The part of an RNA shown here (large-subunit ribosomal RNA, domain VI) has 247 nucleotides and comes from Craticula vanensis.
Taxonomically the source falls in Craticula (Eukaryota, Stramenopiles, Bacillariophyceae, Naviculales).
Its Rfam family is "Bacterial large subunit ribosomal RNA".
Model confidence (mean pLDDT): 83 of 100.
Context: one part of a larger RNA
RNA sequence: AUUUAGAAAACUUAAAGAAUUAAAACCUAGUACGAGAGGACCGGUAAAAACAAAUCUCUGGUGCAUCGAUUGUUAUACCCAUAGCAUAGUCGAGUAGCUACAUUUGUAUUAAAUAAUCGCUGAAAGCAUCUAAGCGAGAAAUUAUUCUUAAAAUUGGUUUUCUAUAUAUUCUGUAAAAGACUAUUACAUGGAUAGGCUUGAUGUAAAAAAGUUGUAAAAUUUGAAGCUAACAAGUACUAAAAUAAAA
Numbered sequence: 001a002u003u004u005a006g007a008a009a010a011c012u013u014a015a016a017g018a019a020u021u022a023a024a025a026c027c028u029a030g031u032a033c034g035a036g037a038g039g040a041c042c043g044g045u046a047a048a049a050a051c052a053a054a055u056c057u058c059u060g061g062u063g064c065a066u067c068g069a070u071u072g073u074u075a076u077a078c079c080c081a082u083a084g085c086a087u088a089g090u091c092g093a094g095u096a097g098c099u100a101c102a103u104u105u106g107u108a109u110u111a112a113a114u115a116a117u118c119g120c121u122g123a124a125a126g127c128a129u130c131u132a133a134g135c136g137a138g139a140a141a142u143u144a145u146u147c148u149u150a151a152a153a154u155u156g157g158u159u160u161u162c163u164a165u166a167u168a169u170u171c172u173g174u175a176a177a178a179g180a181c182u183a184u185u186a187c188a189u190g191g192a193u194a195g196g197c198u199u200g201a202u203g204u205a206a207a208a209a210a211g212u213u214g215u216a217a218a219a220u221u222u223g224a225a226g227c228u229a230a231c232a233a234g235u236a237c238u239a240a241a242a243u244a245a246a247a
Base pairs, nucleotide, nucleotide: 005163006162007161008160009159010158011157015149016148017147018146021049025045026044027043033038050107051106052105053104054103055102059100060099061098062097066093067092068091069090070089071086072085073084074083075082076081110144111143112142117137118136119135120134172188173187174186175185176184193239194238195237196235197234198233199232200231203227204226209222210221211220212219213218
């Protein structure tokens, strides 16, 4: 785009795809076997690993300006206190987000029909023979079981609700769990959608100022203070539109 009357919400699954690893050690059992040395099948618990997916509570990484320290220099007349520039000037930490080295989960189980192979019955061929008629056992492979997409499966499926002043959508605006643009999702005053503000959380590490002590560098008290991005809750202060007409 088109189609199924239209719209909304859920469902079924034809089909397609993904996954399928490997196993120390222990028990059975120092048993069967074997003169001894040694040493099991079957069956049952199964760690670590590898691979895959999801997630950020923990452990870490990053975190271009959140906090602090500090060098040179310029400026605010000067001291103090600050600001600019120097790779974010350099250094120490670090919220949200993203992330792996982190965490969680999974690779399960059962069945069907079979391969090689092993058989039963059994003639042709009075015997023998798994095969010629007939009937079984049997593999990480195959088909299902598991997970994902899935009514464009054009044979277009099923269920529930609404039916033209209905339902749904576009457009406009505030946005993010979304995002190149679209789209998707949340909201638009009957409102917590974003910003702001308040309170907290988190991070940093002990603000400025004043007092006290000391000749001074400095220390100390008010004071675990001050500041605090992306986080949480609350709050309509700002922005999410008001009016008119038609039906």